Predicted 3D model of an 81-nucleotide RNA (c-di-GMP-I riboswitch aptamer). Model confidence (mean pLDDT): 85 of 100. Of the family's consensus pairs, 95% are formed in the model.
RNA sequence: UAAUGUAAAAGGCACAGCUGUCGAAAGGCAGUGUCGCAAAGCUAUGGGUCUAAGGGUUACUAUGAUUGCCAGGUUACCGUA
Numbered sequence: 001u002a003a004u005g006u007a008a009a010a011g012g013c014a015c016a017g018c019u020g021u022c023g024a025a026a027g028g029c030a031g032u033g034u035c036g037c038a039a040a041g042c043u044a045u046g047g048g049u050c051u052a053a054g055g056g057u058u059a060c061u062a063u064g065a066u067u068g069c070c071a072g073g074u075u076a077c078c079g080u081a
Stems, first nucleotide, its partner, number of pairs: 003080003012037002017032006035068001041074003045071003048066003054061002
């Protein structure tokens, strides 16, 4: 530097639920919790999915959200060969 995650060690993240709070909602944040995760670190770039306040007669619609749905981009711990 590239590949890799069988075993080990150190450390990390935190699903559902519950409490508080922000939001029209989806959902976010803080605490608790510990289902899981070797990028479950970061990034809405492409696809997917969720919501529909506003708009629209209705159908529908993202400028809202999701990186713990997948891919891309980017950075990184430990060991192995």